[in-house]
RNA sequence: GGGCGAAUAGCUCAGCGGGAGAGCACCUGCCUUACAAGCAGGGGGCCGCAGGUUCAAAACCUGCUUCGCCCA
Numbered sequence: 001g002g003g004c005g006a007a008u009a010g011c012u013c014a015g016c017g018g019g020a021g022a023g024c025a026c027c028u029g030c031c032u033u034a035c036a037a038g039c040a041g042g043g044g045g046c047c048g049c050a051g052g053u054u055c056a057a058a059a060c061c062u063g064c065u066u067c068g069c070c071c072a
Stems, first nucleotide, its partner, number of pairs: 001071007010024004018055001026042005048064005
């Protein structure tokens, strides 16, 4: 330098045109002598960035950034 893949909650990830979600973690309550586990409830998001397409974009298109793999 070229090709491919990834980027969504604190972490690991799902979601591929119309509701932003799960597990774990965190907070509150219950339970317990207490802790853990368990049960009930709750908070937390510029969907990497900038444009474009569309009535509507996390998703489609273009460029860029970062990370990983392969080739040279």